[in-house]
């Protein structure tokens, strides 16, 4: 482009370290230095967490319309490995497995 699907993308929270920032100690105190077994900002962040848009598929309505209205189930889960400053329910991963 095309096709439509356990679709997309925002914002948040759960949860995360520690590259800035603050804040603690040191210190030739203007500064560097060390500290995330610092509560925090910034930062990362959920297939199985929430909310919104927006699509999508089907019903049902309208003389139509890019309209209106309404349904769209389930879902236990490693270890190891990767990125980013760094780590995570983040990716690998609705994997491996299990029921």
């Nucleotide at each position: 482009u095309u096709a439509a699907a356990g679709g997309u993308u925002u914002u948040c929270u759960a949860g995360g370290g520690u590259u800035c920032c603050g804040c603690a100690a040191c210190u030739u105190u203007u500064u560097g230095u060390u500290g995330g077994a610092c509560u925090g900002g910034u930062c990362c962040g959920a297939g199985a967490g929430a909310a919104a848009a927006c699509u999508c598929a089907c019903a049902g309505u309208g003389c139509g319309a890019u309209g209106c209205u309404g349904u769209g189930u389930c879902a236990c889960g490693g270890a190891a490995g990767g990125a980013u400053a760094a780590a995570a329910g983040c990716c690998u991963g609705g994997g491996a497995g299990g029921a």
Molecule: Guanidine-I riboswitch aptamer
Organism: Litchfieldia stipae